[in-house]
């Protein structure tokens, strides 16, 4: 350097044009249980790598950037 394939909450993953002000699960914080810690129950916070384009509308499709695996040379 070429070609793929991949980038989503603090982790790990669902969604693949609108039902999404993006769900869960573990972790985290309050709060209730408990003498206290665990457990458990209730609630909260948190995330679509980064620019561009297509469309009425994009996390989702497209092209380019950066990261990150693979393969060839």
């Nucleotide at each position: 350097g070429g070609c793929c394939u991949u980038g989503u909450c603090g982790u790990c993953u669902a969604g693949u044009g609108g039902c999404c002000c993006a769900g869960g699960a573990c972790a985290c914080u309050u709060g209730g249980u408990u003498c206290u810690c665990a457990u458990c129950c209730a609630a909260g916070a948190a995330a679509c790598a980064c620019g561009g384009g297509u469309u009425c509308g994009a996390u989702u499709c497209c092209c380019g950037u950066c990261g990150a695996g693979g393969u060839c040379a």